[in-house]
Formats: sequence, structure tokens, C1' cells
RNA sequence: GGAGAAGGAAUGCCGAAUCUAGAGUCGUCUAGAACGGGGGAUUUUAUUUAUGGGGUUAAUCGCGUAUAAUACGCGAAGGGCUUACACCUUCCUGCCCGAAUCCGUCAACUAACCUCGUAGGCAAUUGUGAAAGGUGAA
Repeated sequence: GGAGAAGGAAUGCCGAAUCUAGAGUCGUCUAGAACGGGGGAUUUUAUUUAUGGGGUUAAUCGCGUAUAAUACGCGAAGGGCUUACACCUUCCUGCCCGAAUCCGUCAACUAACCUCGUAGGCAAUUGUGAAAGGUGAA
């Protein structure tokens, strides 16, 4: 100096929403793992039934303004954000969210069992900051 091998590195966030294998030849399908949801005995619980009821989710409630209804503001329950190897907990602080939607007269919990989902959306290049701990890897 060249070649090869091994190792390392590979943006992050909300959310269950990721990975693997096979088939197909197109943009999909099937299966499995993993994560998440619903239904569903006994016992127990509940006295519940138009002022209908119930589910997913952090997303429910109170007060006020204006209205036919919407809408808006303030606040609280509740929730998210720490990019230095990965993850977890607590406290203070800063910022933000505090929506939407589904079932269709019907469902408490619930072993076995049955069944469904694996979407969508966003950020900016020292990213709120600081403190007290824990687990693991190298």
C1' cells in the first nucleotide's frame, strides 16, 4: 500500500399498530410470533331498565358567554415530550393534548373457550431544563 474477514454505526415522537416465512407477479394474499381490544361460566357484585344502555381511547367533567342547535373561553380529572449506549421509576420545572369514533335495544366481573386489529399522524439537526435512583449491555 492492497485485498479479505469480523465488529461498530445507521434520527426521533404519539399510538397495540411490529417482525418472520411462504405464495403471487405486481402494490396483494395466507400463516405464525409478538403486542393490543371485545365477547364469554361458577362464585361474587348490582338493583339496573327512554332522562336508553354500552365499547375503543389520556380525551371525561365543572363554570361562563352566545345560541334553535352548533361554537367559544377559563379551569380541573387524565395524558404526552428528557434524541449523550438501551430501558424503567420518582420529584421540580417548561411546553403541548384534554379529540374522535364504533355497536344498535344489547353486553358487570369472569376459567375454559370464541373472536377482532396491527392503522393513521407528526417533529427538526443540541432538539424544555435540572435533580435523585434502578436494571442491562459494551

Predicted 3D model of a 138-nucleotide RNA (c-di-AMP riboswitch aptamer (ydaO/yuaA leader)) from Desulfosporosinus acididurans. Rfam family: c-di-AMP riboswitch aptamer (ydaO/yuaA leader). Its family is annotated with regulation of gene expression and cyclic-di-AMP binding in the Gene Ontology. The sequence was found by an Rfam model in a public genome assembly. Its mean pLDDT, the model's own confidence on a scale to 100, is 80.